Predicted 3D model of a 75-nucleotide RNA (c-di-GMP-I-GGC riboswitch aptamer) from Cellulomonas persica. Its mean pLDDT, the model's own confidence on a scale to 100, is 91. Its Rfam family is "c-di-GMP-I-GGC riboswitch aptamer". A reference for the family is Smith et al. (2009), "Structural basis of ligand binding by a c-di-GMP riboswitch", Nat Struct Mol Biol. The RNAcentral record of the sequence draws on Rfam.

RNA sequence: AGCGACAACGGCAAACCCUCUGCAAGGAGGGGACGCAAAGCCACGGGACCCACGGGGUCAGCCGAGCUACCGAAC
Numbered sequence: 001a002g003c004g005a006c007a008a009c010g011g012c013a014a015a016c017c018c019u020c021u022g023c024a025a026g027g028a029g030g031g032g033a034c035g036c037a038a039a040g041c042c043a044c045g046g047g048a049c050c051c052a053c054g055g056g057g058u059c060a061g062c063c064g065a066g067c068u069a070c071c072g073a074a075c
Base pairs, nucleotide, nucleotide: 002075003072004071011036012035016031017030018029019028020027021026034061040067041066044064045063046062047059048058049057050056051055
């Protein structure tokens, strides 16, 4: 450095429910845990989705690229 354990300390939080917000896709907060070793960040490529469609948005928990990070068994 790769790598990722029936390890440790911890972290995040799907569906669903409530409140707020947005035309919508969605977003924020609270409850809640299906899962996650980057489920941290980022719309650069692909993809999906929405709309007041010359165009403008959303999704990072769909797959990649990029950036950053805790721990240390085996290999």